[in-house]
């Protein structure tokens, strides 16, 4: 000079499902409760295969998959993930 990984940083794109029904508040877009529903914060689970074992059996084992635990279901927030920028240097010339 070039520049990964990686960042709880900034900034922009970002789905999905009821503006549900009662009651309390009456400051609210708030709060409880029932009903229905959604997965893309976090979690949870495991499959092919590996490893141990003589076997039974155990143990590692992903995710946009699956469960909805938490979360959510006009708007606002959040929001996996992507892209930029900062920042950081492996590594290469």
């Nucleotide at each position: 000079g070039u520049g990964g990984a990686c960042g709880u940083c900034u900034c922009g794109g970002g789905a999905g499902a009821g503006u549900g029904g009662u009651g309390c508040u009456c400051u609210g877009u708030g709060c409880a409760c029932c009903c229905g529903c959604c997965g893309a914060a976090g979690g949870g689970g495991a499959a092919a295969g590996c490893c141990g074992g003589c076997a039974a059996c155990g143990g590692c084992g992903a995710a946009g998959c699956u469960c909805u635990c938490a979360g959510g279901c006009a708007u606002c927030c959040g929001g996996a993930c992507c892209g930029a920028g900062c920042g950081g240097g492996a590594a290469c010339c």